[in-house]
Context: one part of a larger RNA
RNA sequence: AUUGAACGCUGGCGGUAUGCUUAACACAUGCAAGUCGAACGCGAACGCAUCUUCGGAUGUUAUUAGAGUGGCGGACGGGUGAGUAACGCGUGGGAAUCUACCUUAUAGUGGGGGACAGCCCGAGGAAACUCGGAUUAAUACCGCAUACCUUCUACGGAAGAAAGGCUUCGGCCGCUAUUAGAUGAGCCCGCGUUAGAUUAGCUAGUUGGUGAGGUAAGAGCUCACCAAGGCAACGAUCUAUAGCUGGUCUGAGAGGACGAUCAGCCACAUCGGGACUGAGACACGGCCCGGACUCCUACGGGAGGCAGCAGUGGGGAAUAUUGCACAAUGGAGGAAACUCUGAUGCAGCAACGCCGCGUGGAGGAUGACACAUUUCGGUGCGUAAACUCCUUUUAUAUGGGAAGAUAAUGACGGUACCAUAUGAAUAAGCACCGGCUAACUCCGUGCCAGCAGCCGCGGUAAUACGGAGGGUGCAAGCGUUACUC
Numbered sequence: 001a002u003u004g005a006a007c008g009c010u011g012g013c014g015g016u017a018u019g020c021u022u023a024a025c026a027c028a029u030g031c032a033a034g035u036c037g038a039a040c041g042c043g044a045a046c047g048c049a050u051c052u053u054c055g056g057a058u059g060u061u062a063u064u065a066g067a068g069u070g071g072c073g074g075a076c077g078g079g080u081g082a083g084u085a086a087c088g089c090g091u092g093g094g095a096a097u098c099u100a101c102c103u104u105a106u107a108g109u110g111g112g113g114g115a116c117a118g119c120c121c122g123a124g125g126a127a128a129c130u131c132g133g134a135u136u137a138a139u140a141c142c143g144c145a146u147a148c149c150u151u152c153u154a155c156g157g158a159a160g161a162a163a164g165g166c167u168u169c170g171g172c173c174g175c176u177a178u179u180a181g182a183u184g185a186g187c188c189c190g191c192g193u194u195a196g197a198u199u200a201g202c203u204a205g206u207u208g209g210u211g212a213g214g215u216a217a218g219a220g221c222u223c224a225c226c227a228a229g230g231c232a233a234c235g236a237u238c239u240a241u242a243g244c245u246g247g248u249c250u251g252a253g254a255g256g257a258c259g260a261u262c263a264g265c266c267a268c269a270u271c272g273g274g275a276c277u278g279a280g281a282c283a284c285g286g287c288c289c290g291g292a293c294u295c296c297u298a299c300g301g302g303a304g305g306c307a308g309c310a311g312u313g314g315g316g317a318a319u320a321u322u323g324c325a326c327a328a329u330g331g332a333g334g335a336a337a338c339u340c341u342g343a344u345g346c347a348g349c350a351a352c353g354c355c356g357c358g359u360g361g362a363g364g365a366u367g368a369c370a371c372a373u374u375u376c377g378g379u380g381c382g383u384a385a386a387c388u389c390c391u392u393u394u395a396u397a398u399g400g401g402a403a404g405a406u407a408a409u410g411a412c413g414g415u416a417c418c419a420u421a422u423g424a425a426u427a428a429g430c431a432c433c434g435g436c437u438a439a440c441u442c443c444g445u446g447c448c449a450g451c452a453g454c455c456g457c458g459g460u461a462a463u464a465c466g467g468a469g470g471g472u473g474c475a476a477g478c479g480u481u482a483c484u485c
Stems, first nucleotide, its partner, number of pairs: 001484001003482001005481005012357005018350002020315001025313003029310003034072003039069002042066001047060005079268003088193007097185002102181002105178005110144001112142002120133005164173003194240003201231003206228008243265004247258004270291005293304004321347001323346003329343001330341004360390004371380003395422006404412001429474005434455003440469005450457002
């Protein structure tokens, strides 16, 4: 000098940052990913219209609840650092790849078919849910024709076409195939990246080849056969520790230590494994299997995953509200209106850090009282107080009241800010005073009680212990402890 700090004493205000470093321990409750009726068939309720035997029936409305089919998004955003000493990260290169939405260009969007949810009926079950029958729509699904594509060429194979809406009736949005781009992602290589030799040998898909398979893509990536290689004292293998970086702290620098917040990359999502879907996952709030744990049960069987935001228990020296809003920025869906968004914007708590402000200003000597000390004359506290005059930052009260957002919409918020009134009024502590080190006397104690970072102090005159007066240093903080340089 520093800190994501803690502890002790103390504590007025504002701004701005930061806030489980420990148990990747277990989690009650609420919320955190939905959206589209301009893809589709149903459709309770309300309203409107018609009919009515006054019970009701029919039709309509997507600016109408509700599920269901379908599309896009749930691979982003948010969290954590367990694992990982690795092409994981950093940096510089590379070729054998994919890329939804977006942009660009070309061509097309013809003609058919059969189902499955939902609804209805029936059955089983405590529940979760499941089974059977009948029926139905689509931008869901499946053939046919045709084009592009794939190939050196040919033969051959073959994905995939679609309606719906708006319209100024011109067209536009949409869909299919291909082209180029953009963005994102996968893969390979050089170099760099902690400690230990009280770890010296390690390796059979191991190293290479041929052939085949596989992948979006190169490759022992996988397999069959063949050869016997490959790595290592320039540290292989093993063990321990650890997410990496931009950076942060310190230092004149060189270095050393660290990797909270913010940003990039990686890994993980109760533990282990697996694939499905998809442009993209081997998927935090998806699926399946196994383990541990918790809960429900009618004992037959089921349900769950806060390292999302709050919050609870536990651990710990120690770390906050079960808040408000989508107004702004951004994201998903939608043609849009809009809906959703614990991302985000705000508010609450905490002197945890940094910065700023205040706790009054001027005058005032009889140098008052008290207190301390004294050589008893005095001296110190000390212009300090009292007292006189003044000011109002802050405080309290009243009134007004923004920008942020404009076509309209403000959570913050009656906040910031402005004006007026009142009145010095509401506001100072902490550590130290033997030397290092700025700051001294008295009393008490008597190697006791105690102090102490080092040297050391205390055994009857202690500037070192305890108290007091005085002083010194910092100041809404001051000290102590811990870490780093």
Molecule: small-subunit ribosomal RNA, 5' domain
Organism: uncultured bacterium